[in-house]
Molecule: transfer RNA
Organism: Acidimicrobiales bacterium
């Protein structure tokens, strides 16, 4: 330098054109308990960045950034 894959809550994963973007664990609050743990109820938290296509983009296209792999 060229090619391929990946980037979504604090973490690990789902959603692959259409609804308030979903779950588990972690966090916070409450209930229960003498206290703690466990259990139960609730809350908060996210699409790497910038454009494009579309009535509508996490999803499709382009560029950039970051990570991984391959070729030279």
């Nucleotide at each position: 330098g060229c090619c391929c894959c990946c980037g979504u809550a604090g973490u690990u994963g789902a959603a692959u054109g259409g609804a308030c973007a979903c779950a588990a664990c972690a966090g916070c609050u409450c209930u229960c308990u003498c206290c703690u743990a466990a259990a139960g109820a609730g809350c908060a938290a996210g699409u790497g960045c910038a454009g494009g296509u579309u009535c509508g983009a996490u999803u499709c296209c382009u560029g950039c950034c970051g990570g991984g792999g391959g070729c030279g």